This is a predicted structure of a 1490-nucleotide RNA (small-subunit ribosomal RNA) from a Chloroflexota bacterium.
RNAcentral holds the sequence, with entries from SILVA.
Lineage of the source: Bacteria > Bacillati > Chloroflexota.
RNA sequence: AGAGUUUGAUCCUGGCUCAGGGUGAACGCUUGCGGUGUGCAUAAUGCAUGCAAGUCGUGCGAGCAUUUCAGACUUCGGUUUGGUUUGCAAGCGGCAGACGGCUGAGUAACGCGUAGGAUAUCUGCCCAUUGGUAAGGAACAACCAGUCGAAAGAUUGGCUAAUACCUUAUAAGUUCUUUAAGUUGCGAUUUAGAGAGGAAAGCUUUCGAGUGCCAGUGGAUGAGCCUGCGUCCCAUCAGGUAGUUGGCGGAGUAAUAGCCCACCAAGCCGAAGACGGGUAGCUGGUCUGAGAGGAUGAUCAGCCAGAGGGGGACUGAGAACGGCCCCCACUCCUACGGGAGGCAGCAGCAGGGAAUAUUGGGCAAUGGGCGAAAGCCUGACCCAGCGACACCGCGUGAAGGAUGAAGGCUCUUGGGUCGUAAACUUCUUUUCCGAGGGAAGAGUAAGGACUGUACCUCGGGAAUAAGCCCCGGCUAACUACGUGCCAGCAGCCGCGGUAAUACGUAGGGGGCGAGCGUUACCCGGAUUUAUUGGGCGUAAAGGGCGUGUAGGUGGCUUGGUUAGUCGCUUGUGAAAGACCUCAGCUUAACUGAGGAAGUGCAGGCGAAACCCCCAAGCUUGAGGGCAGUAGAGGCGAGUGGAAUUCCCGGCGGAGCGGUGAAAUGCGUAGAUUUCGGGAGGAACACCAGUGGCGAAAGCGACUCGCUGGGCUGCAUCUGACACUGAGGCGCGAAAGCAUGGGGAGCAAACCGGAUUAGAUACCCGGGUAGUCCAUGCCCUAAACGAUGGAUGCUAGGUAUUGGGGGUAUCGACCCCUCCUGUGCCAAAGCUUACGCAUUAAGCAUCCCGCCUGGGGAGUACGGUCGCAAGGCUAAAACUCAAAGGAAUUGACGGGGACCCGCACAAGCGGCGGAGCGUGUGGUUUAAUUCGAUGCAAAGCGAAGAACCUUACCAGGGUUUGACAUGAUAGAAGUAGGAACCCGAAAGGGGGACGACCCGUAAAGUCGGGCUCUAUUACAGGUGCUGCAUGGCUGUCGUCAGCUCGUGCCGUGAGGUGUUGGGUUAAGUCCCGCAACGAGCGCAACCCCUGUCCUGUGUUACACUCUCACAGGAAACUGCCCCCGUUAGGGGGAGGAAGGUGGGGAUGACGUCAAGUCCUCAUGGCCCUUACACCCUGGGCUACACACACGCUACAAUGGUGAGGACAACGGGUUGCCAACCCGCGAGGGGGAGCUAAUCCCAUAAAACCUCACCUCAGUAGGAAUAGGAGGCUGCAACUCGCCUCCUUGAACGCGGAGUCGCUAGUAACCGCAGGUCAGAAUUACUGCGGUGAAUACGUUCCCGGGUCUUGUACACACCGCCCGUCACGUCAUGGAAGCCGGUAGCGCUUGAAGUCGCUGAGCCAACCCUUCGGGGAGGCAAGCGCCGAGGGUGAGAUUGGUGACUGGGACGAAGUCGUAACAAGGUAGCUGUACCGGAAGGUGCGGCUG
Repeated sequence: AGAGUUUGAUCCUGGCUCAGGGUGAACGCUUGCGGUGUGCAUAAUGCAUGCAAGUCGUGCGAGCAUUUCAGACUUCGGUUUGGUUUGCAAGCGGCAGACGGCUGAGUAACGCGUAGGAUAUCUGCCCAUUGGUAAGGAACAACCAGUCGAAAGAUUGGCUAAUACCUUAUAAGUUCUUUAAGUUGCGAUUUAGAGAGGAAAGCUUUCGAGUGCCAGUGGAUGAGCCUGCGUCCCAUCAGGUAGUUGGCGGAGUAAUAGCCCACCAAGCCGAAGACGGGUAGCUGGUCUGAGAGGAUGAUCAGCCAGAGGGGGACUGAGAACGGCCCCCACUCCUACGGGAGGCAGCAGCAGGGAAUAUUGGGCAAUGGGCGAAAGCCUGACCCAGCGACACCGCGUGAAGGAUGAAGGCUCUUGGGUCGUAAACUUCUUUUCCGAGGGAAGAGUAAGGACUGUACCUCGGGAAUAAGCCCCGGCUAACUACGUGCCAGCAGCCGCGGUAAUACGUAGGGGGCGAGCGUUACCCGGAUUUAUUGGGCGUAAAGGGCGUGUAGGUGGCUUGGUUAGUCGCUUGUGAAAGACCUCAGCUUAACUGAGGAAGUGCAGGCGAAACCCCCAAGCUUGAGGGCAGUAGAGGCGAGUGGAAUUCCCGGCGGAGCGGUGAAAUGCGUAGAUUUCGGGAGGAACACCAGUGGCGAAAGCGACUCGCUGGGCUGCAUCUGACACUGAGGCGCGAAAGCAUGGGGAGCAAACCGGAUUAGAUACCCGGGUAGUCCAUGCCCUAAACGAUGGAUGCUAGGUAUUGGGGGUAUCGACCCCUCCUGUGCCAAAGCUUACGCAUUAAGCAUCCCGCCUGGGGAGUACGGUCGCAAGGCUAAAACUCAAAGGAAUUGACGGGGACCCGCACAAGCGGCGGAGCGUGUGGUUUAAUUCGAUGCAAAGCGAAGAACCUUACCAGGGUUUGACAUGAUAGAAGUAGGAACCCGAAAGGGGGACGACCCGUAAAGUCGGGCUCUAUUACAGGUGCUGCAUGGCUGUCGUCAGCUCGUGCCGUGAGGUGUUGGGUUAAGUCCCGCAACGAGCGCAACCCCUGUCCUGUGUUACACUCUCACAGGAAACUGCCCCCGUUAGGGGGAGGAAGGUGGGGAUGACGUCAAGUCCUCAUGGCCCUUACACCCUGGGCUACACACACGCUACAAUGGUGAGGACAACGGGUUGCCAACCCGCGAGGGGGAGCUAAUCCCAUAAAACCUCACCUCAGUAGGAAUAGGAGGCUGCAACUCGCCUCCUUGAACGCGGAGUCGCUAGUAACCGCAGGUCAGAAUUACUGCGGUGAAUACGUUCCCGGGUCUUGUACACACCGCCCGUCACGUCAUGGAAGCCGGUAGCGCUUGAAGUCGCUGAGCCAACCCUUCGGGGAGGCAAGCGCCGAGGGUGAGAUUGGUGACUGGGACGAAGUCGUAACAAGGUAGCUGUACCGGAAGGUGCGGCUG
């Protein structure tokens, strides 16, 4: 630091996703040790049990126990009295309990942070200092005796002490009142004086003192109060507020203050966000980030708040977690009358939850409370325990070791790999185990929870110790098997449908490592909210336009001030953390010390350029004035002509109108047409122009009136008066609404007619709102230049509007020039590109508006405006990984241009109808084997199915096999094999006869081969996959195309070349050109044929010729004329042939996952007594039907009979077969000849010609069908062959829509030959010759193709893409009669505790008076009042859940209906609005060009 993902590819925009870091985590798998940290994030839910705050006897009385002394009594045990020592601790009293510890519910606040303030404050204990500590008195606990109660406890009477309480005295200073003087900011304060009020406590003692107490002063610490600034989201929360804001006077407090009260005034807050709602403890810090920022607020530290929910006061220096009172909820005890309680302290329990620990040890250390102290208390704290929760450190061994072991995996079977890895040898001992020693933490003699811990020494032994994730790309790491869109994976893109590096397993590999992955969340990447650091013509985004408020910004000069700004300095910015340095634990984590930093705030001093402010000026910005000037600028009133329609009249007489074609419609009741007259409404031809005006919407006949703005010139006035502009206000096409007019034409809706499968449309005929006017609403448009306004700057060229100047002219033009407006082209620059370019989308400044992925959606809800339609404002759930812009290459278009082809046209002959043949589909069947399926399957594979073929079916058989190779074992009259038997055959028996090759020397034997048998490897498969393949083939298409190198252009895909102008059959050639060259194609080279020459030549007696073979010549636009720059074209000559002479072979890059696994080959899969092999029989030949290709015909251009003439290519020894004979014939006999220019097929080849008959008919046309009789091949013609003869004699009289071939020796007609083959082709195929035409104006149209161009939302490429309704399923959401909750307020009512106020006849020790009875002062109970938590009730607000039904939305493999959009998408599209329609949508009006 980036990467993946939109496309066929590209650039851009833009979202989604990933790689990094982090965590108080959780989950999965795994787990050796240690150190340091850390551990209920959820239910501020409820809590059993124990502990967490006491201490002081040197404040006090009594008591109990105890030491000891003395006395009395004594039953000698002891009892008792008075002292004395020590201990205990219930009570009175003092201090503490307000700290420490926990939690984060509440709180958006002076709560927190930061900086300040107080002439508006308090402060126990502590420190310093001043002075004092006198004289008296009365009680109350404990205790004793009663009473009540279950208990908790309460209560009566009596006794008593104090550092408890009360009175008095004194009190400089202190508090209050007041006088004088000083100071002053006029609030107050200082000094001096007067008056009044107000204190105390003792205890211990070694008698030195110590320690308390009271009143002050000062300090320190802590606390309260006030202020500036900062501190989350929502404006779909816009107005809030009655103690509210202020004043005067009081109450109250430690203290200011509406903090509270009475009265007076009517203020106060708010767009710089009041009020309301939601959420939240704040900070130091923490995480991340380059930073700016963003997120966060565990542990540690500061502040705040809370203690079951709510309220309240008391005590105190200070107020309530482990205090009190009351209400509520809950729990517990109860004798039912009443009581008790509060773990958000430490442990622990239940519950909740994905989830968070021990009912441990110790006060040894640090710290706290009390105490004079010893000491006591301390779940603060220090330790230990549990958890890989985090960070850090260590280990699981080290070195050597190749037979590259075994084994695993893989494999092309050779090998490769795990792999020096292991084994093995040597070594070490961190860790572990055992034993011994043994700290620091402790000051001070002793005393250490941790702890026999850290650490040290010795011994033992490689011993006790490795997993997790991943391996398609991003992203490091690949193979095998299994699976077969299944199972599954997945962060994104995406994998899986039989060869998966993506699933599962294994081997191997990569990463990290006592951990590794996953999940969740935060920051980053994301410049994807952009201050740093983005944008708005077309990607999302400029407000429809103006005016103007607040606000923001603002020309030149001078002076002043110093708020901003800048500099220096002071204070603060706690500690910890982070950074740097050093240091301590073996290191590190961790910890200690020092330093720096802390961008902030505040105070002081200074600077004065800039900005604000103040003052004074200036004229260039802006505005005014004067003089001109153009204009569909606006409003009102009036006037005009043309045209449409209607009405009246005349003429006239059959149609008109309308369309692609028609029809509806109008018309003999007289239309259309034409002439004249009239009515009425609307719009203003020509002029008219990328002309004008206006802010935009918009404005178009003429005249008049009123009125706004602009431009030019002069340089006359003002003197910054300016720019922009949130809200606000105004204007705002069309449609639409309301009321009243008007209504000619046009025309939503509607009604007809057509079209159509349908046609709620396009077309036609009608036609109402509306369009017009007045008034009032509506307020939206593709309201567009899809481009906000203002100012300045930055090359030009050209056209034009308006005005001015110059020059020129008689004048108008022309020309030069300044300003203004409107266009086009184009430089720099900008832009993703397209493009923009002084009218910027360039370079800058200021202000406003707007955008942040697509869909949901400009929708819902809420608010607001509107009569309504609806407008403005404006989400979320959910869902997708894209949606998009520009440009590129293709493909396509019912786009354009050019060109070609038997493509059309012009012709000739067919097919489609009939019968038959063949093939196919379908059907049938045991099987009708399989394949081929538009062109490019269908007389195709098949150049020939009776058996065989044969792959299919039925049945019968075989199993190392019909065939190949290897191995092992075996067999010998062996292999082979006749007769004969069983059988349909295969096959099984049978066995006469009877071998071969090699070695060594004949034979035999032996060994081997061969053969056979058995076994095992294997054979075999026309079984599957042509979508795993090779090879071969078809097709576009014998179309003229397809590419490359270098260069150039472009960010790039890509372009150029290859386009253009000509020309050609041709990317053939020429010219031009940022291209220059080249390759595969074209052409040529090859073969046949046409002319000639040369040579040779058999089969034929000869031979020039013919013929055959071999070789050569000839044709090149070479020559002439014309056209043309050329290429070339037209014509002509010569020539057998003329412009590629004719034909063939030859098929570029590629397309169709085209065809073929059944020719062959082949991967993978499948079968192996069968999917292999053999045999017999059957089937491939079926037959209602449909299609394709053919044959024969329908007849006279013919048929039949008779006669006559002329070919070429070919084939032949398992063959062709002559002569001759027999048969009507097929054929038979026969056997010559021929391995072929010799013989044969083969004759008369047929059409053709001549003669005769037939005479237009189902015939003397036509031959199907059928009967009979024969022939041939073959083991065998039944299924199922071919041929002959006799007889039979069907359809068919030229063929609908449509469709095919052919441009010359062609079509048409005619026969011949061949392959295959036993036989089977007169119809197929491949060839051969014979006879031998017609037509082409031409390229508009159909089809196919090529080039250029254009549009595109297509790229699987139009057989494309794609829209909406309906139906089904899932999901989220809106509305809804209602129903059920939450929250906060308001009104009324009730009102606990308690403070305060009033009363206080009942009650009361201290002080005073007293006649001693009592009274006073002061207080208590009780009562009343204000306030008051909570409760009740009422109407509303707000928020949530649920809800029959209902609305749309999203998604879903194949559903239904149509075809709206993308091409001119077949009616150009889009758009606002209105109406209509199953649906996309259609139509009207206006607008836009995208």
Rfam family: Bacterial small subunit ribosomal RNA. The coordinates come from a structure-prediction model, not an experiment, and the mean pLDDT is 84.